[in-house]
RNA sequence: GUCGGGGUAGCUCAGCUGGUUAGAGCGUAGCAUUCAUAACGCUAAGGUCGUGGGAUCAUGCCCCACCCCCGACA
Numbered sequence: 001g002u003c004g005g006g007g008u009a010g011c012u013c014a015g016c017u018g019g020u021u022a023g024a025g026c027g028u029a030g031c032a033u034u035c036a037u038a039a040c041g042c043u044a045a046g047g048u049c050g051u052g053g054g055a056u057c058a059u060g061c062c063c064c065a066c067c068c069c070c071g072a073c074a
Stems, first nucleotide, its partner, number of pairs: 001073007010026004019057001028044004050066005
């Protein structure tokens, strides 16, 4: 340099026929339980969906450019 995969919550990841509230597990905080702690249970907070632009009535999802990570080839 070329090609492919990926970037979504603090972490690991789902969500892909574009459609009205963006989710799970773990973690964190609070409550409950217990003599107490852990576990289990309930509740809550936490997201500019990598950045910018474009198409669309409407995009995490489509198109373009760029940034970062991984891999293959040269």
Transfer RNA from a Minisyncoccota bacterium, 74 nucleotides, folded computationally. Model confidence (mean pLDDT): 82 of 100.